[in-house]
Context: one part of a larger RNA
Molecule: small-subunit ribosomal RNA, central domain
Organism: Pterocladiella luxurians
RNA sequence: UUGGGCGUAAAGAAUACGUAGGUUGAUUAUUAAUUUUUAAUUAAAAUUUUAAAGUUUAUUUUUAUUGAAAUAAAAAAAAUAAUAAUCUAGAGUUUAAAUAAAGAUUAUAGAAUUUUAAAUGUAACGGUAAAAUGUAUAUAUAUUUAAAGGAAUCUCAACUGCGAAGGCAAUAAUCUAAUUUAAAACUGACGCUGAGGUAUCAAAGUAUGGGGAUCAAAAGGGAUUAGAUACCCCUGUAGUCCAUACCCUGAACAAUGAGUGUGUAUUUCAAUAAGUUGUUGAAAUAAAAUUAACGUGAACACUCCGCCUGGGAACUACGGUCGCAAGACUAAAACUC
Numbered sequence: 001u002u003g004g005g006c007g008u009a010a011a012g013a014a015u016a017c018g019u020a021g022g023u024u025g026a027u028u029a030u031u032a033a034u035u036u037u038u039a040a041u042u043a044a045a046a047u048u049u050u051a052a053a054g055u056u057u058a059u060u061u062u063u064a065u066u067g068a069a070a071u072a073a074a075a076a077a078a079a080u081a082a083u084a085a086u087c088u089a090g091a092g093u094u095u096a097a098a099u100a101a102a103g104a105u106u107a108u109a110g111a112a113u114u115u116u117a118a119a120u121g122u123a124a125c126g127g128u129a130a131a132a133u134g135u136a137u138a139u140a141u142a143u144u145u146a147a148a149g150g151a152a153u154c155u156c157a158a159c160u161g162c163g164a165a166g167g168c169a170a171u172a173a174u175c176u177a178a179u180u181u182a183a184a185a186c187u188g189a190c191g192c193u194g195a196g197g198u199a200u201c202a203a204a205g206u207a208u209g210g211g212g213a214u215c216a217a218a219a220g221g222g223a224u225u226a227g228a229u230a231c232c233c234c235u236g237u238a239g240u241c242c243a244u245a246c247c248c249u250g251a252a253c254a255a256u257g258a259g260u261g262u263g264u265a266u267u268u269c270a271a272u273a274a275g276u277u278g279u280u281g282a283a284a285u286a287a288a289a290u291u292a293a294c295g296u297g298a299a300c301a302c303u304c305c306g307c308c309u310g311g312g313a314a315c316u317a318c319g320g321u322c323g324c325a326a327g328a329c330u331a332a333a334a335c336u337c
Base pairs, nucleotide, nucleotide: 003309004308005307006306007294008293012305014200015199016198017197021193022192023191025087026086027085028084029083030082031081033080034079035076036075037074038073040071041070042069050064051063052062053061090190091187092186093185095182096181097180098179099178102176103175104174105173106172107171108170109153114148115147116146117145118144119143120142124135125134161168162167205246206245207244208243209242210241215239219235220234221233222232257304258303259302260301261300262299264286265285266284267283268282269281270280271279272278273277289296290295310337311336312335319330320329321328322327
């Protein structure tokens, strides 16, 4: 390389869009590039296949035979291809309706924590398995009133819904996008996949400027302990929040790439149409099937991409690209078992 694989053994890229490429509905006509068939020429020898002869058998030797490819010619028109024309089942557009925590911006709301001020009030509060550090007669904790500020949105809430993924939950408005259903008007294969590429991408982290209530890496203290650079407690800074620009990673998981067609029976939930019952999505239970098993549609058939090839060394070194940095991406070998 071929082959065989990729839920859990090595292996599906974090996700989408999309260029090249690959692949691709129905009908008719033409061509004959491809394809198939026919006969011809060439395809050194050795090697390969089969048989015979010699040899006691094998090896070996000799003779015949076999296989792969190319060239030009003829025929066929089922399939592929090209050209021309047509169609509507795929795909898309239009119309009407519905749905939802889909996104962006702005405004508003109530509960709670904290802080500040005032009032009432007095000796404790807080914390733990138990304590102590800590707070408090400079009047705390508690109760009441007022104000400030930041972050998050109780119930509804579900085995729910939406989004390509990351993810998305108070309320309202504006803007943007999506899906589904119904009708059948229009376009007429415009489809699928997708190397490179582009865009998005939790948390943490970085830069600048704001903000800073809570919580809280680091740090300080109190305990525990043989020790305790921890678990527990009291504080507490980055950060957590916003704007802009980076970073580009994850058990980014359903550890399951995308698409098309085929496949038994029933139940629940959500959306929708209305004449039974149908369509779409989310789940549950069994069957055929499949699996090394567990189990699962992960079954059957096909198209395209990505990836794997014993363990370690190694999600590393070197080099390159990207980045302000942290680092990311790509990615070996010696050696060893």